Description:
This is a predicted structure of a 76-nucleotide RNA (transfer RNA) from Desulfamplus sp. It was read from a public genome assembly. It matches the Rfam family "tRNA". Rfam classes the family as a transfer RNA.
[in-house]
RNA sequence: GCCGGCGUAACUCAGUUGGCAGAGUAGCUGAUUCGUAAUCAGCAAGUCAGCAGUUCGAUUCUGCUCGUCGGCUCCA
Numbered sequence: 001g002c003c004g005g006c007g008u009a010a011c012u013c014a015g016u017u018g019g020c021a022g023a024g025u026a027g028c029u030g031a032u033u034c035g036u037a038a039u040c041a042g043c044a045a046g047u048c049a050g051c052a053g054u055u056c057g058a059u060u061c062u063g064c065u066c067g068u069c070g071g072c073u074c075c076a
Stems, first nucleotide, its partner, number of pairs: 001072007010025004019056001027043005049065005
């Protein structure tokens, strides 16, 4: 340099005819308990990596860029 996968909540990850963004864990509040790290209920937390394009409408389709992982190539 070329090709491909991945990027979604603090962490690990779901999310197909393009139409209101989710789960578990962690955090916070409350309940329960002699007490608790356990159990139960609730709450909060998002630029869906960035920019642009297509569309009435984009996490989803297209292009470019960035990050990360892997493969290939180059080494006269």

The organism belongs to Desulfamplus, within Bacteria. Model confidence (mean pLDDT): 81 of 100.